[in-house]
Molecule: transfer RNA
Organism: Candidatus Yanofskybacteria bacterium
RNA sequence: GGCGCCAUCGUCUAUCGGUUAGGACUCAUGAUUUUCAAUCAUGCAAGGAGGGUUCGACUCCCUCUGGCGCUG
Numbered sequence: 001g002g003c004g005c006c007a008u009c010g011u012c013u014a015u016c017g018g019u020u021a022g023g024a025c026u027c028a029u030g031a032u033u034u035u036c037a038a039u040c041a042u043g044c045a046a047g048g049a050g051g052g053u054u055c056g057a058c059u060c061c062c063u064c065u066g067g068c069g070c071u072g
Stems, first nucleotide, its partner, number of pairs: 001071007010025004018055001027043005048064005
């Protein structure tokens, strides 16, 4: 240099164009307990950036950024 893959709550991970963007762990609050832990209930929290297509985009297309792999 060429080609390919990936980017979603703090972390991990679902989501075949119409979802209130779901789940687990973490965290916060409450219940339980003499206390802690455990358990239960509730809650907080997310689409890398810019364009395009479309009535509608996390999802499809292009570019950029970052990461990973293969290769001249």